[in-house]
RNA sequence: GAAGCAAGCCAGACAGCCGCUGGCCGCCGAUAGCAACAUGGGCGGCGGGAGGAAGGUCCGGACUCCAUAGAGCAGGGUGACGGUUAACGGCCGUCCGCCGAAAGCCGCGCUGCGGUAUAAGGCGAGGAAUAGGGCCACAGAGACGAGUCUUUGGGACCGGGGAGGGCGCAAGCCGCUCCCCGCGUCACAAAGGGUGAAACGCGGUAACCUCCACCCGGAGCAAUUCCAAAUAGGCACGCGAUGAUGUGGCUCGCGGAGCGUGCGGGUAGGAAGCUUGAGCCGUGGAGUAAUUCACGGCCUAGAGGAAUGGCUGUCAUAGCGGGGCGACUCGCCGUAACAGAAUCCGGCCUAUCGGCUUGCUUCAUUU
Repeated sequence: GAAGCAAGCCAGACAGCCGCUGGCCGCCGAUAGCAACAUGGGCGGCGGGAGGAAGGUCCGGACUCCAUAGAGCAGGGUGACGGUUAACGGCCGUCCGCCGAAAGCCGCGCUGCGGUAUAAGGCGAGGAAUAGGGCCACAGAGACGAGUCUUUGGGACCGGGGAGGGCGCAAGCCGCUCCCCGCGUCACAAAGGGUGAAACGCGGUAACCUCCACCCGGAGCAAUUCCAAAUAGGCACGCGAUGAUGUGGCUCGCGGAGCGUGCGGGUAGGAAGCUUGAGCCGUGGAGUAAUUCACGGCCUAGAGGAAUGGCUGUCAUAGCGGGGCGACUCGCCGUAACAGAAUCCGGCCUAUCGGCUUGCUUCAUUU
């Protein structure tokens, strides 16, 4: 320098103005009260306010309720060995298998093609095939029931021919004995060829059922708990046709079956759960690593029909256009990808504009 990999990081910056939503402080006045606290309101000030994935909800936990979730069955999951962790199907290390570039080597029909191997690194649902069942594409005769395509061997049957024999006066008939022949039929045996991943061999396949070992109770913050209005309904007591309640304050009149008080449940609404936590940062120790221990420092959204925004200016990145051999420079554009908390945490997976840093391997060149 070229090529190939791996890991980590950023996700526009600054300033001004106007908002949104929580928190804290101060002042003012309202309610009740002697007053203060408190509750709610107004004004002012200070400070906080999305992500690397907040996403998919796939796996594992915390937490809550159901019986402090115990046993059996069903069902589901995991699967080399060891470690790590709150836990995991995650992560780390090792083994095994597969993949992984140029070069090199070999071959050929030689501008090239084919074969051959590893590096960094990547991938692996990686237990069991004499417990049992199922399946094995295409090709092939035959695929786990074995099978007979080719060759060879002998056997049986069938057909034909020859010799002998029998019957018949003869023509001829029978097929009794022996021999020969057949792209003939049937079953048997042996060997070889071909197909194929595999041709009968304790074959392959468990990402088919299954077996073995281990793990898993269910539902989920709309969990769960507390306070609690109006209206309707419920219960108790009292009043009411000897007329209650109602009818603008009272009486008369009208009207005609409910009315009043108390209690309890549920709803609207409000509050808690709710963000101090398997937390983050730094240093040092243990360990190959994942991870863990000690010390010091920090508090970093907590809304809840759901805030986290908008405008302006300057700079920087990307993009577009012009100039210059080039380093570079001038102008325009105006923040640019995926996306957005909703109880919390550890993972996995998926999406992602543009960049930055570090490390490893191979090859080439120079010293």
A computed fold for a 367-nucleotide RNA from Herbaspirillum sp. WTB6, annotated as Bacterial RNase P class A. The gene name in the source record is rnpB. Taxonomically the source falls in Herbaspirillum (Bacteria, Pseudomonadati, Burkholderiales, Oxalobacteraceae). The RNAcentral record of the sequence draws on ENA.